[in-house]
RNA sequence: GCAGAUAUAGUUUAGUGGUAGAACAUGGGCUUCCCAAGCCUAGGAUGCGGGUUCGAUUCCCGUUAUCUGCU
Numbered sequence: 001g002c003a004g005a006u007a008u009a010g011u012u013u014a015g016u017g018g019u020a021g022a023a024c025a026u027g028g029g030c031u032u033c034c035c036a037a038g039c040c041u042a043g044g045a046u047g048c049g050g051g052u053u054c055g056a057u058u059c060c061c062g063u064u065a066u067c068u069g070c071u
Base pairs, nucleotide, nucleotide: 001070002069003068004067005066006065007064010024011023012022013021018054026042027041028040029039030038047063048062049061050060051059
């Protein structure tokens, strides 16, 4: 330099155009003499910029970061 893959919550991840889910973690409550465990509950996310569309995490283009291959 060229090609490909990936990017969603603090972490690991699901989601093939129509209300963004889950687990762990975190805050609150219940329980307990206390702790742990358990139960209930709350908050929190689509890398960035454009395009297509009534509507985009999803499709297209660019860009950034990471990984892989080729030279």